[in-house]
């Protein structure tokens, strides 16, 4: 210098004006509201209740001023947890999920480290990676054959026949039959290569490789290495049913908690039944109908839940690492028709994907660009 791998950060800057949401402070609002306190009215059960007025404090209204104000994904809602309620989830069945090993974590299907397999010269990347000898299903097209296999072409025809020839030894053709080496089909056809062997062939025999089993060694383990042994054992497919092991109670902030109008209804207490209304008026009779207060549930509405948290930053220590722990320091959106914006000036590299709604840890998807660290390969120079 070129090509690449990987980890992290950033997400137009600056200035001005006007707004929006939250919040601190200083005022404002007493004709709104709550609490405390003082004086006072009335009542009685004589220290309580009730009303009025004043003072103080809070809320509310409103003004000024200061401060803060979307994201790396706020998204998809795909996993896991906190929190809340229902409830008590012990066992079985059903259902869903996970699936090499070890660790991390509040937990996970996430992350870290390691093993096996695949790709790459390499850095590195990808990997649902338990069981096919419990059972069932499926294996399109092609092909003879797709299952406890298969003779289409080919090869052989030693053995037993037939025909022909014959120098009577046998030879040729062919039938029965043998053969999975070769061709062909296919994603896949019963270990691979070579030598021997044979009529031709075949783990039929042997060597090496692969595979199964046994043992030893190393490793926490997955697994690896070595030695011995077995001629090789019923092809593939389980993100097909299924089997095995493990995990999982359900619903979700419209969860849920608190305060609490008007109207209607409910409960209790007191009062009235000598009341009110109707029967044309009055009496009797008859019919209909109560009044007040308190309490409690719920609705409208309001408050909380709601942001101090498995929190951020810096440093020390432990660990290969994910992460843990200690110390210091910081407070960092909180709306509810739902704020985080608009305009102007200026600069440049001309600005992508996109917007919180209970919170957090992940994954996945979208994304113009820019910056930094570590590493690999090739070439050149010293």
């Nucleotide at each position: 210098c070129g090509a690449g791998u990987u980890g992290a950060c950033u997400a137009g800057g600056c200035a001005g004006u006007c707004g929006c949401u939250g919040u601190g402070c200083c005022g404002u609002u007493u004709u709104c509201u709550c609490g405390a306190u003082a004086a006072u009215u009335c009542a009685c059960u004589u220290g309580u209740g009730u009303g009025u007025u004043g003072u103080c404090g809070g809320g509310u209204u409103u003004g000024g001023u200061g401060c803060a104000g979307a994201g790396g994904a706020a998204a998809g809602u795909c996993c896991g947890g906190g929190c809340u309620c229902c409830g008590c989830a012990g066992g079985g069945a059903a259902g869903a999920g996970u699936g090499c090993c070890a660790g991390g974590u509040a937990a996970c299907g996430c992350c870290u480290g390691g093993g096996g397999g695949g790709c790459g010269c390499a850095a590195g990347c990808c990997u649902a990676c338990g069981g096919a000898a419990a059972g069932u299903g499926c294996c399109g097209c092609a092909g003879a054959g797709a299952g406890c296999a298969g003779a289409c072409c080919g090869c052989c025809g030693a053995u037993g026949g037939u025909u022909c020839g014959u120098u009577c030894g046998c030879g040729a053709a062919u039938c029965a039959g043998g053969u999975a080496a070769g061709g062909g089909u296919g994603a896949a056809a019963g270990g691979g290569u070579g030598c021997g062997g044979u009529a031709a062939g075949a783990g039929c025999g042997c060597a090496c490789c692969g595979c199964g089993c046994u043992g030893c060694u190393g490793g926490u383990a997955a697994c690896a290495g070595c030695a011995g042994u077995g001629g090789c054992a019923g092809g593939g497919u389980a993100a097909a049913c299924c089997c095995c092991a493990c995990u999982c109670g359900g619903a979700g902030c419209a969860a849920g908690a608190c305060c609490a109008a008007a109207u209607a209804g409910g409960u209790u207490u007191c009062c009235a039944u000598u009341g009110g209304c109707g029967u044309g008026u009055c009496c009797c009779g008859c019919g209909c109908u109560g009044g007040a207060a308190a309490c409690g549930g719920g609705u409208a509405g309001g408050u909380c839940g709601c942001a101090a948290g498995a929190g951020g930053c810096a440093g020390g220590c432990g660990g290969u690492g994910a992460c843990g722990u200690c110390u210091g320091u910081c407070c960092c959106a909180g709306a509810u028709g739902a704020a985080u914006g608009a305009c102007u000036g200026u600069c440049c590299a001309c600005g992508a994907c996109a917007g919180a709604a209970c919170c957090c840890g992940g994954c996945u998807u979208a994304u113009c660009g820019g910056u930094c660290g570590a590493c690999u390969c090739a070439c050149u120079a010293a």
Model confidence (mean pLDDT): 77 of 100. The RNA shown here (Bacterial RNase P class A) has 382 nucleotides and comes from a Cellvibrionales bacterium. The gene name in the source record is rnpB. Lineage of the source: Bacteria > Pseudomonadati > Pseudomonadota > Gammaproteobacteria > Cellvibrionales. The RNAcentral record of the sequence draws on ENA. The model forms 95% of the base pairs in the Rfam consensus.